[in-house]
Molecule: TPP riboswitch aptamer (THI element)
Organism: Roseibium album
RNA sequence: ACUAUCUCAUGGGGGUGCCCGACGAAGACCGAUCGGGCUGAGAGGCAAAAGACCAACUCCUUGAACCUGAUCCGGUUGGUACCGGCGGAGGGAUUUGAGAUGAAGAUCUUA
Numbered sequence: 001a002c003u004a005u006c007u008c009a010u011g012g013g014g015g016u017g018c019c020c021g022a023c024g025a026a027g028a029c030c031g032a033u034c035g036g037g038c039u040g041a042g043a044g045g046c047a048a049a050a051g052a053c054c055a056a057c058u059c060c061u062u063g064a065a066c067c068u069g070a071u072c073c074g075g076u077u078g079g080u081a082c083c084g085g086c087g088g089a090g091g092g093a094u095u096u097g098a099g100a101u102g103a104a105g106a107u108c109u110u111a
Stems, first nucleotide, its partner, number of pairs: 001107001003105001005100005011060004017038006023031002044054002046051001066091003072085004
């Protein structure tokens, strides 16, 4: 500050990026390759012409999970990542049930 919170099951939604080096290539872009690093709850596996796939994480209208704006603006950096703005902008899944704790409490934020 808030009035709830947590666990399990069930239905649905979402993201999976950025950088460095080696290798490939005349070189750059690039790569269904390898190694390492950054921030995060999460950047993983399988497949590969291709996802309507799986796992973990997370969110479900009391909706900043996530998308658009956007390779936007300011900062920072190795970085189109990251922090803040944008945002009293626009979209976005209209779950349900059981149990536990319980306002002198749970939860969140800051020091």